[in-house]
């Protein structure tokens, strides 16, 4: 310094989806409690009818996602684990998210399947078992070649701190 291929990752346009959901506005129900994913405290709101619960108008948006385009790459990345912070006014505890560390946890890769977790989700995305394919090394054989060297196909076996 360089390969592996529907390789990996960040941005972003339009799209599709979130959704005829949420809220908002009427109507009628309902009859005391209501406001944050939980719990408690402090504060509001509420018989001037509040949570509810149908019905009619009207109505999005965010993270999230396939293809493309641009960058930056080949432990790329990702998961696990620690730590800050965010979801409310304050505290706890969960659980999500985001940003750092970690490499002396694990995974070479991407694809398919069948579970489980997330998601609005039959998208995606991870985490486990299996399948076949592929990369690279290494062991054996066969081939081509005057002979070696290379190269090809085949079978088994290991995997990235690795090959070359």
């Nucleotide at each position: 310094a360089g390969a592996g291929g529907c390789g990996c990752g960040a941005c972003u346009a339009a799209c599709a989806a979130a959704a005829g959901u949420a809220g908002c506005g009427a109507u009628u129900u309902a009859g005391a409690g209501c406001c944050a994913g939980g719990a408690u405290c402090a504060g509001g709101c509420g018989u001037u009818g509040a949570c509810u619960a149908a019905u009619c108008g009207u109505g999005a948006a965010a993270g999230g996602g396939g293809c493309g385009g641009u960058c930056g790459c080949c432990g790329a990345g990702g998961u696990g684990a620690c730590a800050a912070g965010c979801a409310u006014g304050a505290u706890c505890a969960c659980u999500g998210c985001u940003u750092g560390u970690u490499u002396a946890a694990c995974c070479g890769g991407g694809u398919c399947g069948u579970g489980a977790u997330u998601u609005a989700a039959g998208a995606g995305a991870u985490c486990a078992c299996g399948g076949a394919c592929u990369g690279u090394c290494g062991u054996a054989a066969a081939c081509u070649a005057c002979a070696a060297a290379u190269g090809u196909u085949u079978a088994c076996g290991g995997u990235g701190c690795g090959c070359u």